[in-house]
């Protein structure tokens, strides 16, 4: 130093849910609040989920309009792989 993670220390992060923002929507920010979590730090490259305002086909409908199906476009680092980075030391 790398692998590796202990009923170790110090410290850190916070799902659920609730409040107030913000998006059409997934989901976010911020606060309360802890399931958990050794990379639960960066970061959408690769795949996986999810959303469909807006475009296009289709299909229902007298319209307004609704429903499928794909597209752009977004969203999930706490789905998973691969990359950067980084505390602490028992076995």
């Nucleotide at each position: 130093u790398c692998c590796c993670g202990a009923g170790a220390a110090a410290g850190g992060c916070a799902a659920a849910c609730c409040g107030c923002c913000g998006g059409g929507a997934a989901c976010g920010g911020c606060g309360g609040g802890a399931c958990g979590c050794a990379a639960a730090g960066c970061a959408c490259c690769g795949g996986g989920c999810c959303u469909c305002a807006c475009c296009g086909c289709u299909u229902c409908g007298a319209a307004g309009g609704a429903a499928g199906c794909g597209g752009c476009a977004g969203g999930c680092g706490g789905c998973c792989g691969a990359g950067c980075u980084g505390c602490c030391g028992a076995a």